[in-house]
The RNA shown here (c-di-AMP riboswitch aptamer (ydaO/yuaA leader)) has 135 nucleotides and comes from a Thermoleophilaceae bacterium.

RNA sequence: GUUCCCGCCACGCCGAAUCCAUGGGAGACCGUGGAGCGGGGGAACCAGAUGUUGGGGCGAAUCUCCUUCGGGAGUAGCGCAGCUCUUUCAGCGCGAGCCCGUCAGCUAACCCCGUAGGCGUGCGAAAGAGAUCGU
Repeated sequence: GUUCCCGCCACGCCGAAUCCAUGGGAGACCGUGGAGCGGGGGAACCAGAUGUUGGGGCGAAUCUCCUUCGGGAGUAGCGCAGCUCUUUCAGCGCGAGCCCGUCAGCUAACCCCGUAGGCGUGCGAAAGAGAUCGU
C1' cells in the first nucleotide's frame, strides 16, 4: 500500500414497505391507533362470451429459439450517489419468485389487505427546468 472478515456509526441502493402516538411489561418483548405510501375486491354504462387446454393476483421479470434438460443465446421491460426531476449518449447489472383456489373485465359509493426483506456507489458525460447556499 492492497485485499478480506467482524463490530459500531453515517451515507446510500432495490422495494409500497416510512413517520407519529399509545397500552401492557422489571426487561426482553408483545399489542393498538393514526398519517403517508402501496395493493385487491366491488354498480350503472361500456366491453365481453367460453367453460381441466381452467381462470386470476403481486412483481421490471414477458416472449422466441436451442438443449446433453444441468442449462444456454437473445428479448419486451426494469435498475444503477454526490441537490432534485426529465431527456440523450456511454458503461455495468436484473430480466426471478410467490400467492388465490374453480372465482374476480371496467367500476361511483362501499369493503378488505400490506407497510417486509435484501444489499453497498467509486466518483461516466451532456442538455433543459427548478431548488439550496454564498457574494
It was read from a public genome assembly, where an Rfam model found it.